[in-house]
RNA sequence: CGAGUUGGUGGCUAGGGUUCCGGCGCUCCUAUAGGGAGCGUGACUGGUCCGAGAGCCGCCACCGGUCGGGAGAGAAAUCCCACCGGAUGCACGGCGGGAUAAAAGCCCGGGAGAC
Numbered sequence: 001c002g003a004g005u006u007g008g009u010g011g012c013u014a015g016g017g018u019u020c021c022g023g024c025g026c027u028c029c030u031a032u033a034g035g036g037a038g039c040g041u042g043a044c045u046g047g048u049c050c051g052a053g054a055g056c057c058g059c060c061a062c063c064g065g066u067c068g069g070g071a072g073a074g075a076a077a078u079c080c081c082a083c084c085g086g087a088u089g090c091a092c093g094g095c096g097g098g099a100u101a102a103a104a105g106c107c108c109g110g111g112a113g114a115c
Base pairs, nucleotide, nucleotide: 004115007060008059009058010057011056012055015050016049020047021046022044023041024040025039026038027037028036029035030034062086063085064084065083066082068081069080070079071078090110092113096108097107098106
């Protein structure tokens, strides 16, 4: 110095925090009956929410095949569809910064670095 090198998208999960809902605590109001308001709390299992390149499962795209269907004058070439099969491998990884209410396995980022 170079290679190992990376298709897109949806649902979910590990994980993540705290705007909102709920929980809990304190104070106050009305008033004794359940309510209401404010503040605090995520060292609250939760609902909503965020969420993986190196997590899971689909779909699309990709490649091959079919004495399968269709378009075409037409056997062929080509194109569309269906079905079957294939590949999607490998993958250690900060600090720091960014977004959102906030944080994170989110984004910078398969980056720096390591091997």

This is a predicted structure of a 115-nucleotide RNA (Guanidine-I riboswitch aptamer) from Rhizobium lusitanum. Rfam family: Guanidine-I riboswitch aptamer. Rfam describes the family as follows. This family represents a conserved RNA structure found upstream of the ykkC and yxkD genes in Bacillus subtilis and related genes in other bacteria. The coordinates come from a structure-prediction model, not an experiment, and the mean pLDDT is 76. Lineage of the source: Bacteria > Pseudomonadota > Alphaproteobacteria > Hyphomicrobiales > Martinezella. It was read from a public genome assembly, where an Rfam model found it.